Predicted 3D model of a 1463-nucleotide RNA (small-subunit ribosomal RNA) from an uncultured bacterium.
[in-house]
RNA sequence: AGAGUUUGAUCCUGGCUCAGGACGAACGCUGGCGGCGUGCUUAACACAUGCAAGUCUGCGAGAACGAGGUAGCAAUAUCUUUAGUAAAGUGGCGUACGGGUGCGUAACACGUAAGUAAUCUACCUUUGGGUUCGGAAUAACUUCGGGAAAUCGGAGCUAAUACCGGAUAAUGCAGCGGCACCGCAUGGUGAUGUUGUUAAAGUUUGUGUAAUGCCUAAAGAUGAACUUGCGUCUGAUUAGCUAGUUGGUGAGGUAAUGGCUCACCAAGGCUGCGAUCAGUAGCUGGUCUGAGAGGAUGAUCAGCCACACUGGAACUGAGACACGGUCCAUACUCCUACGGGAGGCAGCAGUGAGGAAUAUUGCCCAAUGGGGGAAACCCUGAGGCAGCAACGCCGCGUGAACGAAGACGGCCUUCGGGUUGUAAAGUUCUUUUCUGGGGGACGACACAGACGGUACCCCAGGAAUAAGUUCCGGCUAACUACGUGCCAGCAGCCGCGGUAAAACGUAGGGGACAAGCGUUAUCCGGAUUUACUGGGCGUAAAGCGCACGUAGGCGGACGGGUAAGUUGGCCGUGAAAGCUCCUGGCUUAACUGGGAGAGGUCGGACAAAACUGCCAGACUUGAGGCUGAGAGAGGAGAGCGGAAUUCCCGGUGUAGUGGUGGAAUGCGUAGGUAUCGGGAGGAACACCAGUGGCGAAGGCGGCUCUCUGGCUCAGAACUGACGCUGAGGUGCGAAAGCGUGGGGAGCGAACGGGAUUAGAUACCCCGGUAGUCCACGCUGUAAACGAUGGAUACCAGGUGUAGGGGGUCAUUAACCCCCCCUGUGCCGCAGCUAACGCGUUAAGUAUCCCGCCUGGGGACUACGGCCGCAAGGUUAAAACUCAAAGGAAUUGACGGGGGCCCGCACAAGCAGCGGAGCGUGUGGUUUAAUUCGAUGAUACGCGAAGAACCUUACCUGGGUUUGACAUGCAAGUGGUAGGGAAGCGAAAGCAGACCGACCCUUCGGGGAGCUUGCACAGGUGCUGCAUGGCUGUCGUCAGCUCGUGUCGUGAGAUGUUGGGUUAAGUCCCGCAACGAGCGCAACCCCUGUCGUUAGUUACAAGUGUCUAACGAGACUGCCGGUAUUAAACCGGAGGAAGGUGGGGAUGACGUCAAGUCAGCAUGGUCUUUAUGUCCAGGGCUACACACACGCUACAAUGGUCGGUACAACAGGCAGCCACACCGCGAGGUGGUGCAAAUCCCCAAAGCCGGCCUCAGUUCGGAUUGCAGUCUGCAACUCGACUCCGUGAAGUCGGAAUCGCUAGUAAUCGCGGAUCAGCAUGCCGCGGUGAAUACGUUCCCGGGUCUUGUACACACCGCCCGUCACACCAUGGGAGCGGGUUCUACCAGAAGCAGUUAGCCUAACCGCGAGGGGGGCGAUUGCCACGGUAGGAUUCGUGACUGGGGUGAAGUCGUAACAAGGUA
Repeated sequence: AGAGUUUGAUCCUGGCUCAGGACGAACGCUGGCGGCGUGCUUAACACAUGCAAGUCUGCGAGAACGAGGUAGCAAUAUCUUUAGUAAAGUGGCGUACGGGUGCGUAACACGUAAGUAAUCUACCUUUGGGUUCGGAAUAACUUCGGGAAAUCGGAGCUAAUACCGGAUAAUGCAGCGGCACCGCAUGGUGAUGUUGUUAAAGUUUGUGUAAUGCCUAAAGAUGAACUUGCGUCUGAUUAGCUAGUUGGUGAGGUAAUGGCUCACCAAGGCUGCGAUCAGUAGCUGGUCUGAGAGGAUGAUCAGCCACACUGGAACUGAGACACGGUCCAUACUCCUACGGGAGGCAGCAGUGAGGAAUAUUGCCCAAUGGGGGAAACCCUGAGGCAGCAACGCCGCGUGAACGAAGACGGCCUUCGGGUUGUAAAGUUCUUUUCUGGGGGACGACACAGACGGUACCCCAGGAAUAAGUUCCGGCUAACUACGUGCCAGCAGCCGCGGUAAAACGUAGGGGACAAGCGUUAUCCGGAUUUACUGGGCGUAAAGCGCACGUAGGCGGACGGGUAAGUUGGCCGUGAAAGCUCCUGGCUUAACUGGGAGAGGUCGGACAAAACUGCCAGACUUGAGGCUGAGAGAGGAGAGCGGAAUUCCCGGUGUAGUGGUGGAAUGCGUAGGUAUCGGGAGGAACACCAGUGGCGAAGGCGGCUCUCUGGCUCAGAACUGACGCUGAGGUGCGAAAGCGUGGGGAGCGAACGGGAUUAGAUACCCCGGUAGUCCACGCUGUAAACGAUGGAUACCAGGUGUAGGGGGUCAUUAACCCCCCCUGUGCCGCAGCUAACGCGUUAAGUAUCCCGCCUGGGGACUACGGCCGCAAGGUUAAAACUCAAAGGAAUUGACGGGGGCCCGCACAAGCAGCGGAGCGUGUGGUUUAAUUCGAUGAUACGCGAAGAACCUUACCUGGGUUUGACAUGCAAGUGGUAGGGAAGCGAAAGCAGACCGACCCUUCGGGGAGCUUGCACAGGUGCUGCAUGGCUGUCGUCAGCUCGUGUCGUGAGAUGUUGGGUUAAGUCCCGCAACGAGCGCAACCCCUGUCGUUAGUUACAAGUGUCUAACGAGACUGCCGGUAUUAAACCGGAGGAAGGUGGGGAUGACGUCAAGUCAGCAUGGUCUUUAUGUCCAGGGCUACACACACGCUACAAUGGUCGGUACAACAGGCAGCCACACCGCGAGGUGGUGCAAAUCCCCAAAGCCGGCCUCAGUUCGGAUUGCAGUCUGCAACUCGACUCCGUGAAGUCGGAAUCGCUAGUAAUCGCGGAUCAGCAUGCCGCGGUGAAUACGUUCCCGGGUCUUGUACACACCGCCCGUCACACCAUGGGAGCGGGUUCUACCAGAAGCAGUUAGCCUAACCGCGAGGGGGGCGAUUGCCACGGUAGGAUUCGUGACUGGGGUGAAGUCGUAACAAGGUA
């Protein structure tokens, strides 16, 4: 410090995700030791048991046990001592600290800085003074009584540092009085005069002037209280709140100010700088993170606050409204004899519950600290320690050195090896740790050590006791095998898995960290993704529709003053701990001691005066006003005008008109349309008219008048910053819509009809109501757009246009030309921008102010509020869901976009196919099997250049298992291998009489063969989507690329585009390109003319028409024209041939996961007495049907009979076969010649002649009967051919569709491959031999340029909405149930305050009666719980219902993206 992810690729915007650090954690797997820390984050839920606050020479009482003494025989009594002791009581101090928790609290609660002239402070310290005289009770105790208990009551005795009275008394307190000094208003301080008033307690000691208490006064210290400035979460879908409320006067109350409380008076107080309300929350030092600014957090430690079952209340006290006190009320729990009582772990342990989750009912007061005490000492779950837990941080260890036969084993393998791996074993060594033994602390400053026989030290023993977790597709370090087969599973994001998974699972290996590792939750970071530092708003999210204007923010130029902001040093403070630096102590570190520093919107005083602010003054350039000109569809009202449409009346006139792509509905013989004349009515204003004008925007267009706003230009003088922006607010605001009343010609939602269509609730047509128009009122929205807020200043130009002014020339004027101001356009530099683009009218450079944005969807939505008559508008979420959504540009592809061009593509022609019969192939069906493949073009007379057996892969049945075939090893075999009669059998095969070998040899044997066994063979089994090779197609189309350079941030572009031309990216010209490659062309073959050479064969010769080979010829070379003096094209000459002469071979980069595992090869996989192999028979030849390709026909351009003429390419020895004879014929018999230019060897249409005469025929030949021929082991299934007989359909073929541009189509025959036999197919050959092409509008395909795109699997694309199904969250909802809260009223415990007629009453007064005072009771006020009624708000739930989201293949259409087929 970044990375992954939107795309075919690119740049940008933008979200999501990751790598880091952290944690009071939890979970999974694992686990050796030590040190230091930490440990209920949830139920402030409920708690059994024990402990956590007591202590004391103030006082009363002389317990028990023990010891001693005395009396007594003893029991026993009594005295002294232990001892003024234990326990209880009275009294004092403490219990308000320490410890826990975070409910409440958004507040002077906390933090910080101040204040108290408005305060208190026990114990402690210092100082001054005092400590006197009396009195009355009461607990304990005794006794009686009630009660289960808790505990209570009556009577009696007694003490005090308990209580009470008196004395004394001040510098205290209070009243009155003047004086001095000071201050921040009230006032404060100091002496001082006077009057009144207020105190005490003792104890110990032999004594005391001693010790310790007590009282008073002043001061200190400590602690506490109150007040104030500033800081301190979210929500405006909470905008108004407040009656003790705000203030005053007086009184009360408090330690003290104060509405703190009360009476009266006034009507205030708070709030957009966010009151009130709601939600959430203890605050801070700090902690985590971050470069910082910040963000998050507030465990442990420390400061403050709040609370103590819940609510209320006071008492005592220096201090509480009191965690282990009291009273009351509610809830809960427990005891009970049912009458009544007891309790409060958010102290330490511990229990239950909750929860993912958090420890011992331990030891000690030795240390530190606290309470009491004079002290000893006692108490102390504060604290110190130990226990449990890898919960965290830190440290150590699990051994070290040598050790290659690179062991065994594992895994992989190309089978060679590689790796695990010096790793192990083995040898030598060490002992941290561990075990055993011994010594043994510091912490303690007289005694006293829980920790602890611990830390630490020494000795001995022995490698001994000690390694896991996670990851290995990219991000991100680390790879192979097997299993699995969109299954099981993984996943933080992108994404893996559908038979070769480095992504799942396992193994081996490897990477990382390590007593831990990984996962999950959460926080910060990365995220400049809320942007103060540090972002944006034309098109990505984002400028309010426009203006006026309030608060606010900002503000021209000059000097003066001030000092709030600002700047400087100084002072105070910012607790400790923490953090940083230095340094010390534990072996080190963590941890910890010491010192310093840092840390602030802090406070104080001083200084400075540039800038901002403030005060007063002065200025004119900003702004405004004035005068004079000027342009204009600026606004409002009134009046007027002509053209056109429609309607009405009348005339002429007669059959159509209208409308459309074409029609129809409609109108018209009741007289339309057309045409002429007259009239009515409404709306809109042609031409002028213009990226012209005006207006803030919406918007404004005939003419005239009235009223009226703004703007521009020019100008002496005037005001003197009066300015800019503008949250709220107010006004204006197209169209549609709404209300009331008019108006209504045309147009025209809805609606009706006609068409179109699969449908057509649309587009088109005929009608037509609201509406459109006017008046008044509402609505308040638009792609209200320049998708660009307003203002000011600055920063190159060029060129139009509108308004005004000036100058020059020249005059009386005008034009041209130049300049200035204002508006409105285009081009363009710098600059900016992701790019497109913007560019003085900025999207440039800056300043000021406002508005707005923060991923897509949900959602221009819900709920709530406000507005509206309604429609609706405005403000505006969340759950849930996705990893994208988006902008600009690029290359392609596509378009029912455009331009140019080509092709038997269309057109023009010829012949067909589609109808018939037959042949062949395919589908389908059938079957035991009908083997398999090919399936739009690019499958279908295709693989198959030839299925009776074989082929053959299929089916049935019968055999066989190292195999029909190959190689290796081992063993065996010598009448062996091989042949093979009889027999069985369908054959294969079984069987086996008999016959019977080969090569080498050193003569032993070896090889080959055979048999057996082991390795293995075999497979037309699967995967053409694992592959090679080959092939089809686009397409013989003219394209496809590269190097260097240049342009662009980049993908890419340029070149290759443009102007011409060509069959052609063929060539020429131009050009930021210059060159090059694969294609095109040419080179190759055949053919056409000629020449040369050779001549088997041919022919009588000789020759060359023939054969074979070599060469020539054609190049736009020549001429004319056109064209850019080009390329080239047109025409011509010559020539056998003319513009690639004709034909062939030749197929660029690539596309279709095109075809082929069944031609061959091949990875993987499956099979192995079978999916191999052998055999017989059957099947591939089936047959209702459909399609494809052909043949033969339908006839007279023909059929048939007779005669007659002319080819070429080829093939031939298990062959072609002359010739002769036989047969009607297929063919047979004999047989010449030929391994072939020598022999086989011969065409048919044609020509000549006869018959047929338009018929289902002398056409046509299917089908079928009989008889035959040939091939072949074998023609039944299932061959071809022949003779005789039979003689079907068919009379030229619907929609649709194929081929062909010249020696072509058409037509005629011939040959060959395959092959025993079998061709209408295929591949070739020659004979005869046409028609037509105006042309490129249209169909199809292709090329190129351009344009649009939401496509990129690329239009067979993408994609929208309803409906149906499943799931999810959510709104409404008759209601129902909770929480919180408000208002009104009822009620009123305890307590406190007031009052008090009743009752009771020790201290004081009084001789007494009695008084004073007190208490109980009663009552009034305040008030908690509770209750009633009505609201508000929030949560849950709810039949039904609304939309939304998600889901691999559902339904209906096709709305959008191309002109998306109606932009």
Its mean pLDDT, the model's own confidence on a scale to 100, is 83.